[in-house]
RNA sequence: AAGGUAGGCUAGAUGAUCGCGGGCGGCUUGAAGCCGCUUGAGGAAAGUCCGGGCUCCAUAGGACAUGACGCCGGGUAACACCCGGGAGCGGUAACGCUAUAGAGAGCACCACAGAAAAGAUACCGCCGGUUUCCGGUAAGGGUGAAAUGGUGGGGUAAGAGCCCACCGCACCACUGGCAACAGGGGUGGCAGGGUAAGCCUCGUCAGGAGCAAAACCAAGCAGCAGGUGGGUGGUCCGCCCUGAUCCUGCGGGUCGGUUGCUGAAGGGCCUUGGCAACAAGGUCCUUGGAUAGAUGAUCAUCAGAUACAGAACCCGGCUUAUUGCCUGCCUUGUCU
Repeated sequence: AAGGUAGGCUAGAUGAUCGCGGGCGGCUUGAAGCCGCUUGAGGAAAGUCCGGGCUCCAUAGGACAUGACGCCGGGUAACACCCGGGAGCGGUAACGCUAUAGAGAGCACCACAGAAAAGAUACCGCCGGUUUCCGGUAAGGGUGAAAUGGUGGGGUAAGAGCCCACCGCACCACUGGCAACAGGGGUGGCAGGGUAAGCCUCGUCAGGAGCAAAACCAAGCAGCAGGUGGGUGGUCCGCCCUGAUCCUGCGGGUCGGUUGCUGAAGGGCCUUGGCAACAAGGUCCUUGGAUAGAUGAUCAUCAGAUACAGAACCCGGCUUAUUGCCUGCCUUGUCU
């Protein structure tokens, strides 16, 4: 310097003018309006894919079904997340990836080709015989994504775990490790094709619906119950006015309003424990809350000429989109 790999930061700045939502204060006022100050999107607010909080409904307890997850240990409110480790695979390496349990329980499937795709079988070949055929065999060839352990030697008519050594596999105990697992040892000639992102088996977890959840207040109006009210006059009768299309109460709850609503499993810094994720303690900070939905527009200067993109109950993740930078490590080349 180039290429790769892992991680981190950032998300135009300043000023002027106009405008919008929230909060506080002041003035006017019937609602409401005006003025001033202050505050006002993100790293992904996105996809809505997981996991929780919260709310209502259901619920004696348990099981089935269904769904998700699947090596081991740890973290967490929880997780399909994170950290550390194991195994396998990829890469020269840094490093990355894995739907990482079970195919000695059962079922199913395995195109084409091929003799045969799984408990069967022999096309070519090899060997023997009584040679148009029969028997032995699975070395070698051929088909296929995949063919019933591999390599070498012995053995044989030719061959074959038929026998032996090493490797692989299964089982047994031992050693190390919390464990996954690793290591060497012994036993057995060898069960045994693949697919469990096909059914299934085993283990773990999950009651359902969601802020349009839900709670409260409450015009109009349906309904139910009760009832005329006022004036005149000292009082009663009477008279006058008014009235069941009215008044009062209850009531479900529409329009509408309030709460839920944002101070939270919050954040920054420091200390301690831990390899780490993270936890505990101390200290400081307060940082959107609209409801037809605010957070904007224009201009000027600087500048790298400005990407992806807009909260709607709230958090933890994952995934995807995207601007400009920085650092560690690896490989190669050149120079000293």